[in-house]
Molecule: Bacterial large signal recognition particle RNA
Organism: Candidatus Sordicultor fermentans
């Protein structure tokens, strides 16, 4: 060097999570990597940090070790996006509410707009006039067992008799009072009048005449102030998912370079 036979090791790795910590079960990478059996209300271990039982390979393409690599996981902090809870009520939006202004529509004006001027009404006081109503009044019906009138039948009284008397009910009538009608007088009253006269008083409204010559209104849309409510959007704080940079950390796969025992025997 080569040849046989063995050892040490290998026969997948990492990542969050979980745990004092390590390894496995379970998830996720990576990608192909012996076999059973155990295990999340967990199993097995102690820093040589799965355990037991079998089997293969075996000092190198497979083992160790140093660098590159960089697949995927965590993580910091900023931005943006959606989401959700609260609060707000500066801002925009919807809405209700006074007020303005007259772009626009209308409507009204050269058959004469705003504004002016006299005048009249609307108002206030006084005297009339009327209707209204109450009383009076006039008519008329009814009226009072007795205490109202006549006239009193029968009865009563009083008288020897003539005759006298008082006097119920009937009947006639009347008085207070009560109903009706009338409207002629007269008197009162007031949420009384398209009414009359006389004074007053006011420029708000209505209206005539006349001056003047062109704008005059606002029930419509919109606009401007101001105020209410709503919480739609926006604004503030809190959560939760996402994206996308960025910090820091762990890192498979794979590439490079270095290392690595024992016997015999030629």
């Nucleotide at each position: 060097u080569c040849g046989u036979g063995c050892u040490a090791a290998g026969c997948g790795g990492g990542g969050a999570g979980a745990u004092a910590g390590c390894g496995g079960u379970g998830c996720c990478c990576u990608g192909u990597a012996c076999c059973u059996g155990c295990a999340a209300u967990c199993c097995g271990c102690u820093a040589c940090a799965g355990c037991a039982g079998g089997g293969c390979u075996g000092a190198a393409u497979u083992c160790c070790g140093a660098c590159a690599g960089g697949a995927g996981g965590u993580u910091u902090u900023u931005u943006c996006u959606u989401u959700u809870c609260a609060g707000u009520u500066c801002c925009g939006g919807g809405u209700g509410g006074a007020g303005g202004a007259a772009c626009g529509g209308a409507a009204c004006g050269g058959u004469g707009a705003a504004g002016g001027u006299u005048g009249g009404g609307u108002c206030u006081u006084g005297c009339g006039c009327g209707a209204c109503g109450a009383a009076u009044c006039u008519u008329u019906a009814c009226u009072a067992a007795c205490c109202c009138c006549g006239u009193c039948a029968g009865g009563c009284c009083c008288g020897g008799g003539a005759g006298g008397g008082a006097g119920c009910a009937g009947c006639g009538g009347u008085a207070c009072g009560u109903g009706a009608a009338g409207c002629u007088c007269u008197u009162c009253g007031g949420g009384u009048g398209c009414c009359g006269c006389a004074a007053g008083g006011g420029u708000g409204c209505c209206u005539a005449a006349c001056c003047g010559g062109a704008g005059u209104u606002u029930g419509c849309u919109g606009c401007c102030u101001c105020u209410g409510c709503u919480a739609c959007g926006g604004c503030u704080g809190g959560g939760a998912a996402g994206a996308a940079a960025u910090u820091a950390u762990c890192g498979a796969a794979u590439g490079u370079c270095g290392g690595u025992g024992c016997a015999c025997g030629a």